The prediction has a mean pLDDT of 81. This is a predicted structure of a 73-nucleotide RNA (transfer RNA). Rfam family: tRNA. About the family: Transfer RNA (tRNA) molecules are approximately 80 nucleotides in length. Rfam links the family to the GO term triplet codon-amino acid adaptor activity. The sequence is in RNAcentral, with records from ENA and Rfam. RNAcentral records the identical sequence in 2 taxa.
RNA sequence: UCCCGGUUAGCUUAGUUGGUAGAGCGUUCGGCUUUUAACCGAAAGGUCACGAGUUCGAAACUCGUACUGGGAG
Numbered sequence: 001u002c003c004c005g006g007u008u009a010g011c012u013u014a015g016u017u018g019g020u021a022g023a024g025c026g027u028u029c030g031g032c033u034u035u036u037a038a039c040c041g042a043a044a045g046g047u048c049a050c051g052a053g054u055u056c057g058a059a060a061c062u063c064g065u066a067c068u069g070g071g072a073g
Stems, first nucleotide, its partner, number of pairs: 001072007010025004019056001027043005049065005
């Protein structure tokens, strides 16, 4: 320098025909228990890496940038 992939909640990640963003763990609150743990229920938490474009509508399509992993030379 070139090619391919990844970036979504605190962590691990799903979402692949464009139509209100989910789960597990963790956190907080409540229930249960003499108490803790375990178990059960609920809640909070996301400008979907950043910028632009297409579209009535973008996490998803297009272009650029950043970071990161792999490969070629």